[in-house]
This is a predicted structure of a 74-nucleotide RNA (transfer RNA) from a Patescibacteria group bacterium. It matches the Rfam family "tRNA". Its family is annotated with triplet codon-amino acid adaptor activity in the Gene Ontology. The family's RNA type in Rfam is transfer RNA. The sequence is in RNAcentral, with records from ENA. Model confidence (mean pLDDT): 81 of 100.
RNA sequence: UGCCGGGUCGUCUAAUGGUAGGACGUCGGGUUUUGGUCCCGAAAAUCUAGGUUCGAAUCCUAGCCCGGCAACCA
Repeated sequence: UGCCGGGUCGUCUAAUGGUAGGACGUCGGGUUUUGGUCCCGAAAAUCUAGGUUCGAAUCCUAGCCCGGCAACCA
RNA backbone atom coordinates (compact mmCIF):
# COMPACT_ATOMS: atom_id res chain seq x y z
P U A 1 -1.36 3.97 3.45
O5' U A 1 -0.92 2.95 2.29
C5' U A 1 -0.70 3.41 0.97
C4' U A 1 -0.69 2.26 0.00
C3' U A 1 -1.93 1.37 0.00
O3' U A 1 -2.99 1.94 -0.75
C1' U A 1 0.00 0.00 0.00
P G A 2 -4.49 1.57 -0.38
O5' G A 2 -4.68 0.13 -1.03
C5' G A 2 -4.62 -0.04 -2.44
C4' G A 2 -4.64 -1.51 -2.80
C3' G A 2 -5.82 -2.30 -2.28
O3' G A 2 -6.98 -2.16 -3.09
C1' G A 2 -3.83 -3.48 -1.85
P C A 3 -8.44 -2.30 -2.41
O5' C A 3 -8.58 -3.86 -2.14
C5' C A 3 -8.59 -4.77 -3.22
C4' C A 3 -8.59 -6.21 -2.72
C3' C A 3 -9.67 -6.56 -1.73
O3' C A 3 -10.93 -6.81 -2.32
C1' C A 3 -7.61 -7.37 -0.95
P C A 4 -12.29 -6.53 -1.51
O5' C A 4 -12.31 -7.67 -0.41
C5' C A 4 -12.39 -9.04 -0.78
C4' C A 4 -12.28 -9.94 0.43
C3' C A 4 -13.21 -9.63 1.58
O3' C A 4 -14.55 -10.10 1.38
C1' C A 4 -11.06 -10.00 2.41
P G A 5 -15.78 -9.29 2.04
O5' G A 5 -15.67 -9.68 3.57
C5' G A 5 -15.85 -11.02 4.00
C4' G A 5 -15.49 -11.19 5.46
C3' G A 5 -16.23 -10.28 6.43
O3' G A 5 -17.56 -10.70 6.71
C1' G A 5 -13.94 -10.31 6.97
P G A 6 -18.66 -9.59 7.03
O5' G A 6 -18.27 -9.07 8.48
C5' G A 6 -18.36 -9.92 9.62
C4' G A 6 -17.65 -9.33 10.81
C3' G A 6 -18.24 -8.08 11.43
O3' G A 6 -19.35 -8.33 12.24
C1' G A 6 -15.90 -7.85 11.25
P G A 7 -20.45 -7.17 12.47
O5' G A 7 -19.74 -6.15 13.45
C5' G A 7 -19.25 -6.58 14.72
C4' G A 7 -18.65 -5.43 15.50
C3' G A 7 -19.65 -4.35 15.89
O3' G A 7 -19.33 -3.81 17.18
C1' G A 7 -17.91 -3.42 14.58
P U A 8 -20.15 -4.28 18.41
O5' U A 8 -21.66 -3.98 18.00
C5' U A 8 -22.16 -2.66 17.92
C4' U A 8 -23.61 -2.59 18.27
C3' U A 8 -23.98 -3.12 19.64
O3' U A 8 -23.73 -2.17 20.66
C1' U A 8 -25.51 -3.96 18.04
P C A 9 -23.01 -2.62 22.02
O5' C A 9 -24.21 -3.13 22.95
C5' C A 9 -24.01 -3.36 24.32
C4' C A 9 -24.85 -2.39 25.13
C3' C A 9 -24.70 -2.51 26.64
O3' C A 9 -24.70 -1.21 27.22
C1' C A 9 -26.97 -2.82 26.05
P G A 10 -23.24 -0.48 27.41
O5' G A 10 -22.40 -1.45 28.35
C5' G A 10 -21.06 -1.12 28.77
C4' G A 10 -20.43 -2.29 29.50
C3' G A 10 -20.34 -3.57 28.67
O3' G A 10 -19.17 -3.60 27.86
C1' G A 10 -21.30 -4.05 30.77
P U A 11 -19.21 -4.29 26.41
O5' U A 11 -19.27 -5.83 26.70
C5' U A 11 -18.15 -6.51 27.26
C4' U A 11 -18.46 -7.98 27.44
C3' U A 11 -18.99 -8.70 26.20
O3' U A 11 -17.95 -9.10 25.32
C1' U A 11 -20.36 -9.22 28.04
P C A 12 -18.26 -9.19 23.72
O5' C A 12 -19.25 -10.44 23.60
C5' C A 12 -18.78 -11.75 23.86
C4' C A 12 -19.91 -12.77 23.84
C3' C A 12 -20.73 -12.82 22.57
O3' C A 12 -20.11 -13.55 21.52
C1' C A 12 -22.18 -12.82 24.43
P U A 13 -20.41 -13.13 19.96
O5' U A 13 -21.98 -13.35 19.81
C5' U A 13 -22.53 -14.66 19.88
C4' U A 13 -24.05 -14.62 19.92
C3' U A 13 -24.72 -14.04 18.68
O3' U A 13 -24.80 -14.99 17.63
C1' U A 13 -25.72 -13.17 20.66
P A A 14 -25.38 -14.49 16.17
O5' A A 14 -26.97 -14.44 16.45
C5' A A 14 -27.80 -13.70 15.56
C4' A A 14 -29.21 -13.72 16.07
C3' A A 14 -30.20 -12.97 15.20
O3' A A 14 -30.67 -13.79 14.14
C1' A A 14 -30.49 -12.33 17.45
P A A 15 -30.61 -13.22 12.64
O5' A A 15 -31.69 -12.04 12.64
C5' A A 15 -33.03 -12.32 12.96
C4' A A 15 -33.78 -11.05 13.19
C3' A A 15 -33.58 -9.97 12.13
O3' A A 15 -34.42 -10.19 11.01
C1' A A 15 -33.36 -9.01 14.28
P U A 16 -33.68 -10.97 9.77
O5' U A 16 -34.28 -10.14 8.52
C5' U A 16 -35.59 -10.43 8.08
C4' U A 16 -35.60 -10.43 6.59
C3' U A 16 -35.66 -9.05 5.97
O3' U A 16 -34.98 -9.10 4.71
C1' U A 16 -37.63 -10.24 5.42
P G A 17 -33.87 -8.00 4.44
O5' G A 17 -34.35 -6.75 5.23
C5' G A 17 -34.54 -5.52 4.61
C4' G A 17 -35.12 -4.49 5.53
C3' G A 17 -36.64 -4.55 5.66
O3' G A 17 -37.03 -4.00 6.90
C1' G A 17 -36.06 -2.57 4.64
P G A 18 -37.78 -4.91 8.03
O5' G A 18 -38.76 -3.91 8.77
C5' G A 18 -38.25 -2.97 9.72
C4' G A 18 -39.35 -2.17 10.31
C3' G A 18 -40.47 -2.97 10.96
O3' G A 18 -41.01 -2.25 12.06
C1' G A 18 -41.34 -1.70 9.14
P U A 19 -40.54 -2.70 13.54
O5' U A 19 -41.06 -1.62 14.40
C5' U A 19 -41.45 -0.42 14.59
C4' U A 19 -41.23 -0.04 16.03
C3' U A 19 -40.00 -0.61 16.70
O3' U A 19 -39.49 0.33 17.62
C1' U A 19 -41.91 -1.36 17.84
P A A 20 -38.00 0.78 17.40
O5' A A 20 -37.12 -0.56 17.47
C5' A A 20 -36.94 -1.21 18.71
C4' A A 20 -36.19 -2.49 18.55
C3' A A 20 -35.71 -3.10 19.84
O3' A A 20 -36.71 -3.91 20.44
C1' A A 20 -33.91 -3.00 18.33
P G A 21 -36.92 -3.87 22.05
O5' G A 21 -36.56 -5.36 22.51
C5' G A 21 -37.57 -6.34 22.45
C4' G A 21 -36.99 -7.71 22.14
C3' G A 21 -36.26 -8.44 23.26
O3' G A 21 -37.12 -8.94 24.26
C1' G A 21 -35.13 -8.78 21.22
P G A 22 -36.51 -9.22 25.75
O5' G A 22 -35.58 -10.51 25.56
C5' G A 22 -36.15 -11.76 25.19
C4' G A 22 -35.09 -12.80 24.99
C3' G A 22 -34.16 -13.03 26.17
O3' G A 22 -34.73 -13.87 27.16
C1' G A 22 -32.88 -12.85 24.19
P A A 23 -34.25 -13.67 28.71
O5' A A 23 -32.79 -14.31 28.75
C5' A A 23 -32.61 -15.69 28.47
C4' A A 23 -31.13 -16.04 28.46
C3' A A 23 -30.33 -15.57 29.68
O3' A A 23 -30.45 -16.43 30.79
C1' A A 23 -29.18 -14.98 27.71
P C A 24 -30.51 -15.81 32.27
O5' C A 24 -29.00 -15.35 32.54
C5' C A 24 -27.97 -16.30 32.59
C4' C A 24 -26.60 -15.63 32.54
C3' C A 24 -26.33 -14.58 33.60
O3' C A 24 -25.99 -15.13 34.87
C1' C A 24 -25.64 -13.78 31.51
P G A 25 -26.44 -14.35 36.17
O5' G A 25 -25.67 -12.95 36.10
C5' G A 25 -24.27 -12.88 36.29
C4' G A 25 -23.76 -11.50 35.97
C3' G A 25 -24.30 -10.35 36.81
O3' G A 25 -23.65 -10.28 38.07
C1' G A 25 -24.37 -9.74 34.55
P U A 26 -24.45 -9.74 39.35
O5' U A 26 -24.80 -8.23 38.99
C5' U A 26 -23.78 -7.25 38.90
C4' U A 26 -24.37 -5.87 38.64
C3' U A 26 -25.48 -5.44 39.58
O3' U A 26 -24.99 -4.93 40.81
C1' U A 26 -26.13 -5.02 37.35
P C A 27 -25.82 -5.18 42.15
O5' C A 27 -27.10 -4.23 42.00
C5' C A 27 -26.95 -2.84 41.90
C4' C A 27 -28.30 -2.18 41.61
C3' C A 27 -29.45 -2.61 42.49
O3' C A 27 -29.46 -1.97 43.77
C1' C A 27 -30.13 -2.63 40.24
P G A 28 -30.09 -2.78 45.01
O5' G A 28 -31.66 -2.75 44.74
C5' G A 28 -32.35 -1.52 44.75
C4' G A 28 -33.80 -1.73 44.39
C3' G A 28 -34.54 -2.80 45.18
O3' G A 28 -34.92 -2.40 46.49
C1' G A 28 -35.06 -3.00 42.90
P G A 29 -35.05 -3.51 47.63
O5' G A 29 -36.34 -4.35 47.22
C5' G A 29 -37.60 -3.72 47.26
C4' G A 29 -38.67 -4.60 46.63
C3' G A 29 -38.91 -5.94 47.29
O3' G A 29 -39.68 -5.87 48.47
C1' G A 29 -38.83 -6.23 44.95
P G A 30 -39.49 -7.00 49.59
O5' G A 30 -40.13 -8.32 48.96
C5' G A 30 -41.52 -8.35 48.65
C4' G A 30 -41.90 -9.65 47.97
C3' G A 30 -41.56 -10.91 48.72
O3' G A 30 -42.52 -11.21 49.72
C1' G A 30 -40.90 -11.15 46.47
P U A 31 -41.99 -11.88 51.12
O5' U A 31 -41.49 -13.34 50.71
C5' U A 31 -42.41 -14.29 50.20
C4' U A 31 -41.69 -15.54 49.73
C3' U A 31 -40.75 -16.16 50.74
O3' U A 31 -41.44 -16.99 51.69
C1' U A 31 -39.67 -16.01 48.66
P U A 32 -41.13 -16.78 53.24
O5' U A 32 -39.63 -17.27 53.43
C5' U A 32 -39.26 -18.61 53.20
C4' U A 32 -37.76 -18.79 53.35
C3' U A 32 -37.16 -18.23 54.62
O3' U A 32 -37.33 -19.12 55.73
C1' U A 32 -35.84 -17.60 52.77
P U A 33 -37.88 -18.55 57.17
O5' U A 33 -36.75 -17.51 57.60
C5' U A 33 -37.02 -16.54 58.63
C4' U A 33 -35.74 -16.03 59.23
C3' U A 33 -34.70 -15.59 58.22
O3' U A 33 -34.93 -14.28 57.77
C1' U A 33 -33.69 -16.99 59.86
P U A 34 -34.65 -13.97 56.17
O5' U A 34 -33.07 -13.98 56.03
C5' U A 34 -32.27 -12.98 56.64
C4' U A 34 -30.80 -13.22 56.41
C3' U A 34 -30.39 -13.47 54.98
O3' U A 34 -30.25 -12.28 54.24
C1' U A 34 -29.38 -15.09 56.36
P G A 35 -30.61 -12.34 52.66
O5' G A 35 -29.46 -13.24 52.01
C5' G A 35 -28.12 -12.76 51.94
C4' G A 35 -27.19 -13.84 51.48
C3' G A 35 -27.49 -14.50 50.16
O3' G A 35 -27.05 -13.73 49.04
C1' G A 35 -27.03 -16.17 51.74
P G A 36 -27.96 -13.74 47.67
O5' G A 36 -27.76 -15.24 47.13
C5' G A 36 -26.48 -15.67 46.68
C4' G A 36 -26.49 -17.16 46.44
C3' G A 36 -27.49 -17.67 45.43
O3' G A 36 -27.04 -17.55 44.11
C1' G A 36 -27.63 -18.98 47.38
P U A 37 -28.11 -17.18 42.93
O5' U A 37 -29.11 -18.42 42.88
C5' U A 37 -28.64 -19.69 42.50
C4' U A 37 -29.73 -20.74 42.69
C3' U A 37 -31.02 -20.47 41.98
O3' U A 37 -30.97 -20.86 40.61
C1' U A 37 -31.47 -21.08 44.20
P C A 38 -31.70 -19.90 39.51
O5' C A 38 -33.24 -19.91 39.91
C5' C A 38 -33.99 -21.13 39.85
C4' C A 38 -35.37 -20.92 40.46
C3' C A 38 -36.16 -19.75 39.93
O3' C A 38 -36.80 -20.04 38.70
C1' C A 38 -36.23 -19.72 42.26
P C A 39 -37.00 -18.88 37.57
O5' C A 39 -38.14 -17.97 38.20
C5' C A 39 -39.44 -18.49 38.40
C4' C A 39 -40.34 -17.47 39.08
C3' C A 39 -40.37 -16.09 38.45
O3' C A 39 -41.22 -16.03 37.30
C1' C A 39 -40.10 -15.86 40.77
P C A 40 -40.89 -15.01 36.11
O5' C A 40 -41.27 -13.60 36.75
C5' C A 40 -42.60 -13.30 37.11
C4' C A 40 -42.71 -11.94 37.77
C3' C A 40 -42.12 -10.78 36.98
O3' C A 40 -42.94 -10.33 35.93
C1' C A 40 -41.45 -10.65 39.24
P G A 41 -42.24 -9.68 34.61
O5' G A 41 -41.66 -8.29 35.14
C5' G A 41 -42.54 -7.25 35.54
C4' G A 41 -41.81 -6.15 36.26
C3' G A 41 -40.79 -5.36 35.45
O3' G A 41 -41.39 -4.40 34.59
C1' G A 41 -39.88 -5.88 37.56
P A A 42 -40.58 -3.91 33.28
O5' A A 42 -39.39 -3.01 33.89
C5' A A 42 -39.70 -1.81 34.59
C4' A A 42 -38.43 -1.15 35.10
C3' A A 42 -37.38 -0.84 34.04
O3' A A 42 -37.67 0.37 33.35
C1' A A 42 -36.34 -1.89 35.89
P A A 43 -37.12 0.59 31.86
O5' A A 43 -35.59 1.01 32.06
C5' A A 43 -35.25 2.14 32.84
C4' A A 43 -33.76 2.15 33.13
C3' A A 43 -32.87 2.04 31.91
O3' A A 43 -32.68 3.28 31.26
C1' A A 43 -32.12 0.52 33.56
P A A 44 -32.72 3.36 29.65
O5' A A 44 -31.40 2.58 29.21
C5' A A 44 -30.13 3.02 29.65
C4' A A 44 -29.08 1.98 29.39
C3' A A 44 -29.07 1.42 27.97
O3' A A 44 -28.41 2.28 27.06
C1' A A 44 -28.93 -0.36 29.51
P A A 45 -29.15 2.83 25.72
O5' A A 45 -28.31 2.15 24.55
C5' A A 45 -26.89 2.32 24.49
C4' A A 45 -26.29 1.35 23.54
C3' A A 45 -26.69 1.53 22.08
O3' A A 45 -25.91 2.52 21.44
C1' A A 45 -26.83 -0.76 22.68
P U A 46 -26.59 3.53 20.33
O5' U A 46 -26.90 2.59 19.09
C5' U A 46 -26.07 2.61 17.94
C4' U A 46 -25.64 1.22 17.57
C3' U A 46 -25.09 1.08 16.15
O3' U A 46 -24.07 0.07 16.13
C1' U A 46 -26.96 -0.31 16.39
P C A 47 -22.93 0.00 15.08
O5' C A 47 -22.03 1.28 15.40
C5' C A 47 -21.46 1.50 16.69
C4' C A 47 -20.36 2.51 16.64
C3' C A 47 -20.64 3.73 15.80
O3' C A 47 -21.38 4.70 16.48
C1' C A 47 -18.54 2.84 15.20
P U A 48 -22.39 5.65 15.64
O5' U A 48 -21.43 6.63 14.85
C5' U A 48 -20.56 7.51 15.54
C4' U A 48 -19.78 8.36 14.55
C3' U A 48 -20.61 9.06 13.48
O3' U A 48 -21.22 10.25 13.96
C1' U A 48 -18.73 8.05 12.49
P A A 49 -22.60 10.75 13.29
O5' A A 49 -22.16 11.27 11.84
C5' A A 49 -21.23 12.32 11.70
C4' A A 49 -20.91 12.57 10.25
C3' A A 49 -22.12 12.62 9.32
O3' A A 49 -22.77 13.87 9.37
C1' A A 49 -20.44 11.27 8.36
P G A 50 -24.23 14.00 8.71
O5' G A 50 -23.91 14.09 7.17
C5' G A 50 -24.88 13.72 6.22
C4' G A 50 -24.22 13.39 4.88
C3' G A 50 -25.16 12.78 3.85
O3' G A 50 -25.93 13.78 3.18
C1' G A 50 -23.25 11.44 4.00
P G A 51 -27.51 13.58 3.04
O5' G A 51 -27.62 12.46 1.91
C5' G A 51 -26.95 12.64 0.66
C4' G A 51 -26.91 11.38 -0.13
C3' G A 51 -28.24 10.71 -0.37
O3' G A 51 -28.99 11.32 -1.42
C1' G A 51 -26.65 9.09 0.24
P U A 52 -30.60 11.29 -1.36
O5' U A 52 -30.97 9.76 -1.67
C5' U A 52 -30.61 9.18 -2.92
C4' U A 52 -31.02 7.72 -2.96
C3' U A 52 -32.46 7.44 -2.56
O3' U A 52 -33.37 7.67 -3.63
C1' U A 52 -31.01 5.92 -1.48
P U A 53 -34.70 8.53 -3.36
O5' U A 53 -35.55 7.58 -2.41
C5' U A 53 -35.93 6.29 -2.84
C4' U A 53 -36.49 5.48 -1.70
C3' U A 53 -37.55 6.16 -0.88
O3' U A 53 -38.84 6.14 -1.49
C1' U A 53 -35.98 5.10 0.55
P C A 54 -39.77 7.50 -1.46
O5' C A 54 -40.17 7.64 0.06
C5' C A 54 -40.83 8.81 0.52
C4' C A 54 -41.40 8.58 1.91
C3' C A 54 -40.43 7.96 2.89
O3' C A 54 -39.58 8.92 3.50
C1' C A 54 -42.46 6.79 2.97
P G A 55 -38.02 8.56 3.66
O5' G A 55 -38.00 7.36 4.71
C5' G A 55 -38.41 7.59 6.06
C4' G A 55 -38.56 6.28 6.82
C3' G A 55 -37.33 5.42 6.88
O3' G A 55 -36.44 5.83 7.90
C1' G A 55 -39.19 4.09 6.31
P A A 56 -34.88 5.83 7.60
O5' A A 56 -34.48 4.28 7.52
C5' A A 56 -34.78 3.41 8.64
C4' A A 56 -33.66 2.41 8.82
C3' A A 56 -32.33 3.03 9.26
O3' A A 56 -31.65 2.09 10.08
C1' A A 56 -32.06 1.92 7.21
P A A 57 -31.81 2.14 11.64
O5' A A 57 -30.73 1.06 12.18
C5' A A 57 -29.35 1.43 12.21
C4' A A 57 -28.50 0.20 12.13
C3' A A 57 -28.44 -0.46 10.75
O3' A A 57 -27.47 0.11 9.94
C1' A A 57 -28.86 -2.10 12.42
P U A 58 -27.74 0.37 8.34
O5' U A 58 -28.06 -1.11 7.80
C5' U A 58 -27.06 -2.12 7.85
C4' U A 58 -27.65 -3.44 7.42
C3' U A 58 -28.09 -3.51 5.98
O3' U A 58 -27.78 -4.76 5.41
C1' U A 58 -29.92 -3.98 7.40
P C A 59 -26.52 -4.87 4.37
O5' C A 59 -27.00 -3.95 3.14
C5' C A 59 -27.77 -4.49 2.07
C4' C A 59 -27.98 -3.47 0.98
C3' C A 59 -26.80 -2.55 0.70
O3' C A 59 -25.84 -3.17 -0.14
C1' C A 59 -28.76 -1.26 0.85
P C A 60 -24.25 -2.76 0.00
O5' C A 60 -24.17 -1.30 -0.65
C5' C A 60 -24.42 -1.12 -2.03
C4' C A 60 -24.25 0.34 -2.41
C3' C A 60 -22.95 0.99 -1.96
O3' C A 60 -21.87 0.69 -2.82
C1' C A 60 -24.77 2.39 -1.43
P U A 61 -20.34 0.64 -2.21
O5' U A 61 -20.01 2.17 -1.95
C5' U A 61 -19.94 3.09 -3.02
C4' U A 61 -19.62 4.48 -2.52
C3' U A 61 -18.46 4.60 -1.56
O3' U A 61 -17.21 4.58 -2.23
C1' U A 61 -20.27 5.85 -0.74
P A A 62 -15.91 3.96 -1.45
O5' A A 62 -15.53 5.08 -0.39
C5' A A 62 -15.10 6.36 -0.82
C4' A A 62 -15.06 7.34 0.34
C3' A A 62 -14.24 6.92 1.55
O3' A A 62 -12.85 7.10 1.38
C1' A A 62 -16.33 7.77 2.27
P G A 63 -11.83 6.11 2.12
O5' G A 63 -11.98 6.53 3.65
C5' G A 63 -11.55 7.79 4.10
C4' G A 63 -12.06 8.10 5.48
C3' G A 63 -11.50 7.24 6.59
O3' G A 63 -10.19 7.63 6.99
C1' G A 63 -13.84 7.51 6.89
P C A 64 -9.21 6.50 7.62
O5' C A 64 -9.83 6.21 9.07
C5' C A 64 -9.86 7.22 10.06
C4' C A 64 -10.50 6.71 11.34
C3' C A 64 -9.95 5.40 11.87
O3' C A 64 -8.74 5.58 12.60
C1' C A 64 -12.30 5.31 11.88
P C A 65 -7.64 4.42 12.56
O5' C A 65 -8.25 3.25 13.44
C5' C A 65 -8.55 3.46 14.83
C4' C A 65 -9.34 2.32 15.40
C3' C A 65 -8.77 0.93 15.18
O3' C A 65 -7.73 0.61 16.07
C1' C A 65 -11.07 0.92 14.68
P C A 66 -6.60 -0.44 15.62
O5' C A 66 -7.36 -1.84 15.63
C5' C A 66 -7.86 -2.36 16.85
C4' C A 66 -8.58 -3.69 16.64
C3' C A 66 -7.83 -4.73 15.83
O3' C A 66 -6.86 -5.43 16.57
C1' C A 66 -10.06 -4.60 15.05
P G A 67 -5.56 -5.99 15.79
O5' G A 67 -6.12 -7.24 14.97
C5' G A 67 -6.64 -8.36 15.67
C4' G A 67 -7.27 -9.35 14.71
C3' G A 67 -6.41 -9.83 13.56
O3' G A 67 -5.47 -10.83 13.94
C1' G A 67 -8.54 -9.29 12.73
P G A 68 -4.07 -10.98 13.10
O5' G A 68 -4.51 -11.63 11.71
C5' G A 68 -5.08 -12.93 11.70
C4' G A 68 -5.58 -13.27 10.31
C3' G A 68 -4.56 -13.20 9.19
O3' G A 68 -3.72 -14.34 9.14
C1' G A 68 -6.55 -12.15 8.50
P C A 69 -2.22 -14.18 8.55
O5' C A 69 -2.42 -13.99 6.98
C5' C A 69 -2.99 -15.01 6.19
C4' C A 69 -3.25 -14.54 4.78
C3' C A 69 -2.05 -13.97 4.03
O3' C A 69 -1.18 -14.97 3.51
C1' C A 69 -3.90 -12.55 3.72
P A A 70 0.40 -14.63 3.36
O5' A A 70 0.43 -13.57 2.16
C5' A A 70 0.07 -13.95 0.85
C4' A A 70 -0.04 -12.76 -0.07
C3' A A 70 1.23 -11.93 -0.25
O3' A A 70 2.16 -12.52 -1.15
C1' A A 70 -0.60 -10.49 0.07
P A A 71 3.74 -12.24 -0.94
O5' A A 71 3.92 -10.72 -1.37
C5' A A 71 3.68 -10.32 -2.72
C4' A A 71 3.67 -8.82 -2.84
C3' A A 71 4.94 -8.11 -2.38
O3' A A 71 5.94 -8.12 -3.38
C1' A A 71 3.06 -7.03 -1.45
P C A 72 7.49 -8.14 -2.96
O5' C A 72 7.78 -6.71 -2.32
C5' C A 72 7.64 -5.54 -3.11
C4' C A 72 7.78 -4.30 -2.27
C3' C A 72 9.03 -4.24 -1.40
O3' C A 72 10.17 -3.79 -2.12
C1' C A 72 7.13 -3.68 -0.11
P C A 73 11.61 -4.38 -1.78
O5' C A 73 11.96 -3.70 -0.40
C5' C A 73 12.08 -2.29 -0.30
C4' C A 73 12.28 -1.86 1.14
C3' C A 73 13.39 -2.59 1.88
O3' C A 73 14.68 -2.04 1.60
C1' C A 73 11.46 -2.53 3.21
P A A 74 15.92 -3.02 1.41
O5' A A 74 16.24 -3.49 2.90
C5' A A 74 16.60 -2.56 3.90
C4' A A 74 16.51 -3.15 5.27
C3' A A 74 17.29 -4.45 5.46
O3' A A 74 18.65 -4.23 5.72
C1' A A 74 15.09 -4.71 6.30